SAM riboswitch aptamer (S box leader) from Flavobacterium akiainvivens, 108 nucleotides, folded computationally.
NCBI's taxonomy places the organism under Bacteria, Pseudomonadati, Bacteroidota, Flavobacteriia, Flavobacterium.
The prediction has a mean pLDDT of 79.
RNAcentral holds the sequence, with entries from Rfam and Ribocentre.
The model forms 97% of the base pairs in the Rfam consensus.

[in-house]
RNA sequence: UUCUUAUCCAGAAAGACCGAGGGAAUUGACCCAAUGACGUCUUGGCAACCUGUCACUACCGUGUGAUAAGGUGCCACAUUCAACCCAUUAGCUUGGGAAAGAUAAGUU
Numbered sequence: 001u002u003c004u005u006a007u008c009c010a011g012a013a014a015g016a017c018c019g020a021g022g023g024a025a026u027u028g029a030c031c032c033a034a035u036g037a038c039g040u041c042u043u044g045g046c047a048a049c050c051u052g053u054c055a056c057u058a059c060c061g062u063g064u065g066a067u068a069a070g071g072u073g074c075c076a077c078a079u080u081c082a083a084c085c086c087a088u089u090a091g092c093u094u095g096g097g098a099a100a101g102a103u104a105a106g107u108u
Base pairs, nucleotide, nucleotide: 003106004105005104006103007102008101013043014042015041016040017039021032022031023030026083027082028081029080044075045074046073049071050070051069052067053066054065055064056063079100084097085096086095087094
């Protein structure tokens, strides 16, 4: 980098440094930001995808739960909304899906 599968409703911040943009990309809207955002580092935390451990289960394929040691991930709202399709509404809207994206596991 390619492809496949699963999930994307919940959760979890302090300090230091930096200095103007940031919330993935385009447009529009909305929001955050010199009371310092974004980012980096340290510490702390969240979660439970994979591994491990434990318990129960299992005609032996496993499944469920717990734990949080290891590998990742994550810690504003929030995958922010719209864009494309379908349905819905007199209309504003509302609902579902797709696409795109993120993360994990496997794969190339």